Predicted 3D model of a 124-nucleotide RNA (Glycine riboswitch aptamer) from Rhodoferax sp. OV413. The model forms 90% of the base pairs in the Rfam consensus. The RNAcentral record of the sequence draws on Rfam.

RNA sequence: GCGUCUCCCCCUGGAGAGAAACCCGCCCUGAGCGGGUUCACCGAAGGCGCAACCCGCAGUCGGCCUGCACCACCGCAAGGCCCGCCCGGCGAAUCGCUCAGGUAAAGCGGACAGCGGGGGCCAC
Repeated sequence: GCGUCUCCCCCUGGAGAGAAACCCGCCCUGAGCGGGUUCACCGAAGGCGCAACCCGCAGUCGGCCUGCACCACCGCAAGGCCCGCCCGGCGAAUCGCUCAGGUAAAGCGGACAGCGGGGGCCAC
C1' cells in the first nucleotide's frame, strides 16, 4: 500500500400476514385519512432469549495410583490425581418470543443482496 473485515451514503432488487368489526372526527362522501376499543394474524426495522465449543467453581457418582489386608478373588478406608452431570461466565442466526413494528393496491418501512463511492483499522 492492497485485500479479508467493519461502518456510512447513492441507486437497484426485496417476503409475510384482516380492503376485519364497532365508535368518533375530517372532508375530496371514496373500499379515503386520523384517533380509540375488540378480536384474528405476520416476522425481514429495532428489541429480547438460547446450543455446542471454551473458561471457572466444587468434587457426592465413576476411574486410576499409593497404603492396609489377603494363597488368590473380593474388600477397607487414608492420601493424591482425573472427572461426566449440576451451577456460574462468555456465546449465533434467516431459530424462538412477539414488546415494538406491520397485515388490499399505491405510498412509507423492510432483514438481506448487487453495482458504485467514501471512511476506519484490533487482528489475519
The source organism's lineage runs through Bacteria, Pseudomonadati, Pseudomonadota, Burkholderiales and Rhodoferax.